[in-house]
Molecule: transfer RNA
Organism: Nitrospirota bacterium
């Protein structure tokens, strides 16, 4: 340099027919307990990597860029 996969909540990840942004854990509040843990109920938390484009509408399609991983070529 080339190819492929990935980037969505604090963490790990779902989400594709283009129309609702989600789960578990963590955090916070409450219940329970002598207390803690567990359990139960609830709350908050998002630039869907960035920019641009297509569309009535984009996490999802197209282009470019950045970051991570794997494979590969060249130089030495």
């Nucleotide at each position: 340099g080339g190819g492929c996969g990935g980037g969505u909540a604090g963490c790990u990840c779902a989400g594709c027919u283009g129309g609702g942004a989600g789960a578990g854990c963590a955090a916070c509040g409450g219940c329970c307990u002598u207390a803690c843990a567990a359990g139960c109920c609830g709350u908050a938390g998002g630039u869907c990597a960035g920019c641009g484009g297509u569309u009535c509408a984009a996490g999802c399609c197209c282009g470019c860029u950045c970051c991570c991983g794997c494979c590969u070529a060249c130089c030495a």